[in-house]
Predicted 3D model of a 73-nucleotide RNA (transfer RNA) from a Defluviitaleaceae bacterium. Its Rfam family is "tRNA". About the family: Transfer RNA (tRNA) molecules are approximately 80 nucleotides in length.

RNA sequence: GUGUCCGUAGCUCAGGGGAUAGAGCGUUCGCCUCCGGAGCGAAAGGUCGUGGGUUCGAUUCCCGCCGGACACA
Numbered sequence: 001g002u003g004u005c006c007g008u009a010g011c012u013c014a015g016g017g018g019a020u021a022g023a024g025c026g027u028u029c030g031c032c033u034c035c036g037g038a039g040c041g042a043a044a045g046g047u048c049g050u051g052g053g054u055u056c057g058a059u060u061c062c063c064g065c066c067g068g069a070c071a072c073a
Base pairs, nucleotide, nucleotide: 001072002071003070004069005068006067007066010025011024012023013022018056027043028042029041030040031039049065050064051063052062053061
């Protein structure tokens, strides 16, 4: 340099046109308990990498850019 794939919560990931964007782990608070790091309940936490385009509507489709992985050179 070329090609393919990926980028969504602190971490690992789901969601592939319309609903307040979700799960597990973690964090915080409460309950339970002799104690809690176990168990139960709740809460907080997201410019969906970025800039455009398509569309009535984009996290989702298309293009550029940025970053990462792999293959080829």
Taxonomically the source falls in Defluviitaleaceae (Bacteria, Bacillati, Bacillota, Lachnospirales).